[in-house]
A computed fold for a 158-nucleotide RNA from Mycetocola reblochoni REB411, annotated as FMN riboswitch aptamer (RFN element). Taxonomically the source falls in Mycetocola reblochoni (Bacteria, Bacillati, Actinomycetes, Microbacteriaceae). It matches the Rfam family "FMN riboswitch aptamer (RFN element)". Gene Ontology term of the family: FMN binding. From the family's description: The RFN element is a highly conserved domain that is found frequently in the 5'-untranslated regions of prokaryotic mRNAs that encode for flavin mononucleotide (FMN) biosynthesis and transport proteins.

C1' cells in the first nucleotide's frame, strides 16, 4: 500500500406557481421527485434486490409486543439519431407510483322528500346506506433496509 475478515458508522427524494370556489396540503392545469446491484456506454420503466404489504413457524416474553427464518404479491416505454455495442446516451413524445390516516361542506351510486307531466322521464332537495378520492400532506420512522472502490476501528497475510 494491496488482499482478506470481524465489529460499528453512513446512506430516498419531492407540492410550487396559476385556476375554480366562501373555502383546496387532496380537485383541474402546469410543476416537482426517482433506493441498490448488474446489464458491450449513464436507466424510476430491460434483469434482479431491498422496503412496504400479506401470510406461515420457530423462539423470547412481566402477554404490550419484540427477534429470527420461510414463502407469497410487488407499479410504469415507445420512435427516431449517434455508435462496434444504447428500451440506459441525445432529440421527441408517453407512463408508473406500499400501507394506514386525513380527504375544499368534493364525487359517483342507491334510497327519501317535493316539483313538473297523461307517461317514460326530468329538476331541486336530504337528515339515511354505500363507494371512490394524495408518488409529493400526517404517520408507523430518531425505525427497517438491498448495497457499498463509503468511513472508522481491530485482526490475518502479503
Nucleotide at each position: 500500500c494491496a488482499a482478506c475478515g470481524u465489529g460499528c458508522u453512513c446512506c430516498g427524494g419531492g407540492g410550487u406557481c396559476g385556476g375554480u370556489g366562501a373555502g383546496a396540503a387532496u380537485c383541474c392545469g402546469a410543476a416537482c421527485c426517482g433506493g441498490c446491484g448488474g446489464u458491450g456506454a449513464c436507466a424510476g420503466u430491460c434483469c434482479g434486490c431491498g422496503a412496504a404489504c400479506c401470510c406461515c413457524g420457530g423462539c423470547c416474553g412481566a402477554c404490550a409486543g419484540g427477534c429470527c427464518g420461510a414463502g407469497g404479491c410487488c407499479g410504469a416505454c415507445c420512435c427516431g439519431g449517434u455508435g462496434g455495442a444504447a428500451u440506459u446516451c441525445c432529440g421527441g413524445g408517453a407512463c408508473c407510483g406500499a400501507c394506514g390516516g386525513u380527504g375544499a361542506u368534493g364525487g359517483g351510486g342507491c334510497g327519501c322528500u317535493c316539483c313538473u307531466u297523461c307517461g317514460c322521464a326530468g329538476g331541486a332537495g336530504c337528515a339515511g346506506c354505500u363507494c371512490c378520492g394524495a408518488g409529493u400532506c400526517c404517520g408507523g420512522a430518531u425505525g427497517g433496509g438491498a448495497g457499498g472502490c463509503a468511513g472508522c476501528a481491530c485482526g490475518u497475510c502479503g